[in-house]
């Protein structure tokens, strides 16, 4: 320089809007309740991080146990190390809508 593949999962949390709850506000009705409006309503549901947190799976290294008379190989099993580094539009898409979600570790940049 090219080519494959892989970068998972689940709680949260930062953020996000408004289908449902609730809370306001106008009506009708006045026990309950029913229409319409609000999200510029601190909220419950819910959606929520590749550069946010935990766990757990996974891959890599060696060491030990077994499987076997021995080693190498292969298969399993324990624990113990490693799993870096990360600036980012515009557009557009799905849920009710909108988001750091998804196109996307993209475009581009350094």
């Nucleotide at each position: 320089g090219c080519g494959c593949a892989g970068a998972g999962c689940a709680u949260u949390u930062a953020g996000g809007g408004u289908u449902c709850c609730g809370c306001c506000c106008g009506g009708g009705g006045c026990g309950u309740c029913c229409c319409g409006g609000g999200g510029c309503c601190a909220g419950g549901u819910c959606c929520g991080a590749g550069a946010a947190a935990u766990g757990c799976a996974g891959c890599c290294g060696a060491g030990c146990c077994g499987g076997u008379c021995a080693a190498u190989c292969c298969c399993g099993g324990c624990g113990c190390g490693g799993u870096a580094c990360a600036c980012g539009g515009c557009g557009g898409g799905a849920c009710a809508a909108a988001a750091u979600c998804c196109c996307g570790g993209g475009a581009g940049a350094a």

Predicted 3D model of a 110-nucleotide RNA (Guanidine-I riboswitch aptamer) from Roseicyclus persicicus. The source organism's lineage runs through Bacteria, Pseudomonadota, Alphaproteobacteria, Roseobacteraceae and Roseicyclus. Of the family's consensus pairs, 100% are formed in the model. Its Rfam family is "Guanidine-I riboswitch aptamer". The literature on the family includes a 2017 paper in RNA by Battaglia et al., "Structural basis for guanidine sensing by the ykkC family of riboswitches". Rfam describes the family as follows. This family represents a conserved RNA structure found upstream of the ykkC and yxkD genes in Bacillus subtilis and related genes in other bacteria. The function of this family is unclear although it has been suggested that it may function to switch on efflux pumps and detoxification systems in response to harmful environmental molecules. The prediction has a mean pLDDT of 80.